The part of an RNA shown here (small-subunit ribosomal RNA, central domain) has 350 nucleotides and comes from a metagenome. The coordinates come from a structure-prediction model, not an experiment, and the mean pLDDT is 87. Rfam family: Bacterial small subunit ribosomal RNA.
[in-house]
Context: one part of a larger RNA
RNA sequence: CUGGGCGUAAAGGGUGCGUAGGCGGUAAAUCAAGUUGGCAGCGUAAUUCCGGGGCUUAACUCCGGAACUACUGCCAAAACUGGUGAACUAGAGUGUGUCAGGGGUAAGUGGAAUUCCUAGUGUAGCGGUGGAAUGCGUAGAUAUUAGGAGGAACACCGGAGGCGAAAGCGACUUACUGGGGCACAACUGACGCUGAGGCACGAAAGCGUGGGGAGCAAACAGGAUUAGAUACCCUGGUAGUCCACGCCGUAAACGAUGAAUACUAGAUGUAGGGGGUAUUGACGCCACCUGUGUCGAAGCAAACGCGAUAAGUAUUCCGCCGGGGGAGUACGACCGCAAGGUUGAAACUC
Numbered sequence: 001c002u003g004g005g006c007g008u009a010a011a012g013g014g015u016g017c018g019u020a021g022g023c024g025g026u027a028a029a030u031c032a033a034g035u036u037g038g039c040a041g042c043g044u045a046a047u048u049c050c051g052g053g054g055c056u057u058a059a060c061u062c063c064g065g066a067a068c069u070a071c072u073g074c075c076a077a078a079a080c081u082g083g084u085g086a087a088c089u090a091g092a093g094u095g096u097g098u099c100a101g102g103g104g105u106a107a108g109u110g111g112a113a114u115u116c117c118u119a120g121u122g123u124a125g126c127g128g129u130g131g132a133a134u135g136c137g138u139a140g141a142u143a144u145u146a147g148g149a150g151g152a153a154c155a156c157c158g159g160a161g162g163c164g165a166a167a168g169c170g171a172c173u174u175a176c177u178g179g180g181g182c183a184c185a186a187c188u189g190a191c192g193c194u195g196a197g198g199c200a201c202g203a204a205a206g207c208g209u210g211g212g213g214a215g216c217a218a219a220c221a222g223g224a225u226u227a228g229a230u231a232c233c234c235u236g237g238u239a240g241u242c243c244a245c246g247c248c249g250u251a252a253a254c255g256a257u258g259a260a261u262a263c264u265a266g267a268u269g270u271a272g273g274g275g276g277u278a279u280u281g282a283c284g285c286c287a288c289c290u291g292u293g294u295c296g297a298a299g300c301a302a303a304c305g306c307g308a309u310a311a312g313u314a315u316u317c318c319g320c321c322g323g324g325g326g327a328g329u330a331c332g333a334c335c336g337c338a339a340g341g342u343u344g345a346a347a348c349u350c
Base pairs, nucleotide, nucleotide: 004321005320006319007304008303012318014201015200016199017198021194022193023192025088026087029084030083031082033081034080035077036076037075038074039073040072041071048066049065050064051063052062053061054060091191092188093187094186095184096183097182098181099180103177104176105175106174107173108172109171110154115149116148117147118146119145120144121143125136126135162169163168206247207246208245209244210243211242215241216240220236221235222234223233258317259316260315261314262313263312266295267294268293269292270291271290272289273288275286276285277284299306300305323350324349325348332343333342334341335340
């Protein structure tokens, strides 16, 4: 160097964009860098291999022969890789038409409910639990009616349904805006794939400044339970949850399954689109593309299971793994206001 793996055994980066690099469609021409062949040079000695000799043998040693990747020069070949110029349209992109959508940002609006306030009715309880108590209530609660305030979340529709790269996205309206599907095949003509570093996004919790604060609720207080109860249950309750701006950069960030391309039986749902057929028309029926599910042939798999959305058959590129603990710790470095994050050992031990 070659050789093994990564759904659950160790192992897919949280996700995207993209630099270097790696890899790259079809058919000709040309060059000859890689490649292949030939010739020559160099490839010291020793070592190695073959034949023989010498120490009693062997190791060791001596003689002869063979061999020596590579490298250099010259000549030649042109299939493949590569370079150059020119060409193509199946990849990729653009265009035209059309369609679905909780994709994003901002502003505005709405109703139900909880809580609080004011007023009316009304009277002794309410609340809570396994049962209670703390708590609230004759200073009039709970209940009920009317009015008001304020914050947060949007029942039904709602679906194994949709959209988004992931995180995630659900009342309504408007504005701005990203992506995608289908049909056509007009245009460009390989413009592609992946992607070390890098940059951006990134739930919840947490942090900074300023607002906001209805409900819920870490901490905390009280009541219970209990041998105890720093809990589970109950009554309260502050950060926080919400908004703006700025940090943090982690999750069982999960499909525990990286991205891309091609190929490989079927069956059945569902969402979007256009086509054909039938019909007055809507349904329907037939095949197609795209997404999302279930079941399954072959195949794969330790089994579970996966199975055109592969964990099948292949190719390209990236990331990662090599017994358990020590340990995602220590040290160093970088990042952060901090909390901490990223990178990441060893001794020792089984």